A computed fold for a 74-nucleotide RNA from uncultured Geobacter sp., annotated as c-di-GMP-I riboswitch aptamer. Of the family's consensus pairs, 95% are formed in the model. Its Rfam family is "c-di-GMP-I riboswitch aptamer". Rfam's curators write: GEMM was predicted in a large-scale screen for bacterial structured RNA regulatory elements. On this family, see Weinberg et al., Nucleic Acids Res 2007: "Identification of 22 candidate structured RNAs in bacteria using the CMfinder comparative genomics pipeline".
[in-house]
RNA sequence: UCAUCGAAAAGGCACAGCACGGGCAAUCGUGUGUCGCAAAGCCACCAUCCCACGGGGAUAGAGGGGUUGUCGAA
Numbered sequence: 001u002c003a004u005c006g007a008a009a010a011g012g013c014a015c016a017g018c019a020c021g022g023g024c025a026a027u028c029g030u031g032u033g034u035c036g037c038a039a040a041g042c043c044a045c046c047a048u049c050c051c052a053c054g055g056g057g058a059u060a061g062a063g064g065g066g067u068u069g070u071c072g073a074a
């Protein structure tokens, strides 16, 4: 110095549940919460799902892929 590795510390994110609100739906927003996460950052290409199906939409915290990326003990 590097990552196929993951100790410590710093910072970050926020599942389920609950409250309120949006959407026909898949699901989403805010608050609370803190199960977990080194990409649980970002991107709908694959994939999955929904609908009012020449088409439109949802999911990045099921998985694959692309891309960027914090720290540095053994």
Stems, first nucleotide, its partner, number of pairs: 005072002012037002017032006035061001041067003045064002047059005